[in-house]
The prediction has a mean pLDDT of 82. This is a predicted structure of a 74-nucleotide RNA (transfer RNA) from Candidatus Iainarchaeum sp. Rfam family: tRNA. Rfam links the family to the GO term triplet codon-amino acid adaptor activity. It is annotated as a transfer RNA. Taxonomically the source falls in Candidatus Iainarchaeum (Archaea, Candidatus Iainarchaeia, Candidatus Iainarchaeales, Candidatus Iainarchaeaceae). RNAcentral holds the sequence, with entries from ENA.
RNA sequence: GGGGCUAUAGCUCAGCCUGGUAGAGCACCUGCCUCUUAAGCAGGCCGUCGUGGGUUCAAAUCCCACUAGCCUCG
Repeated sequence: GGGGCUAUAGCUCAGCCUGGUAGAGCACCUGCCUCUUAAGCAGGCCGUCGUGGGUUCAAAUCCCACUAGCCUCG
């Protein structure tokens, strides 16, 4: 230098192909229960979807460029 994969909640990841209200589990907070803790039960809190542009009525999703990490070819 060429090619590919990944980037979404505090963490681990779905959702993208096929555009239409951003989700799950764990963690955290509050309450119930308990002598206390844990467990269990109920409720709550969580996001500039890596960055910038483009297309569209509408973009996490499609297109382009870039950034970071990993793999690969020479």